[in-house]
Predicted 3D model of an 84-nucleotide RNA (transfer RNA) from uncultured Ruminococcus sp. Its Rfam family is "tRNA". From the family's description: Transfer RNA (tRNA) molecules are approximately 80 nucleotides in length. It was read from a public genome assembly. Its mean pLDDT, the model's own confidence on a scale to 100, is 81.
Order: sequence, then C1' cells, then structure tokens
RNA sequence: GCCGGUGUGUUGGAAUUGGCAGACGAGACAGACUCAAAAUCUGUUGUCCGCAAGGGCGUGUGGGUUCGAGUCCCACCACCGGCA
Repeated sequence: GCCGGUGUGUUGGAAUUGGCAGACGAGACAGACUCAAAAUCUGUUGUCCGCAAGGGCGUGUGGGUUCGAGUCCCACCACCGGCA
C1' cells in the first nucleotide's frame, strides 16, 4: 500500500426483507432472609427536561438516502486478520 472483519449501557452480548434500541446474563445499588455475613429471593439500574403524566437525545466520528437507519450508501478513526 491492497483486501476483509469488528465497533451498541459499567461489562459480555442481543436486536438483519429498514419499523418499541439495549432482550438475556454479569456487575452495582436498595430491600427481604440472618445474631452477622455468604448463598438465595425481590426491585431498580443510558442520559437530559418534567411534581407527575409524558417528552427530547443516545449504537466509534462526520455526512447522505428514507416517512423511518444500530441495520443501507460515502468519507474518516480505532482495533483484529490476510496479502504484498
């Protein structure tokens, strides 16, 4: 230099004919149980606005297509693999 793959919460990882983003687990926090703890069970767990109901934003970065993009297209960045 060329080719291919991957990039989503704190973390592993789902969501593919383009249609509720974060299912399911780990971790964390709170509660139950216990003399106390562990284990177990229950609840919560992206962010901002709001008393609430509800709404806005958020999938590596920046653009594009579309009524609608994590998903399709273009450029770039990072990492992994192959070729030279």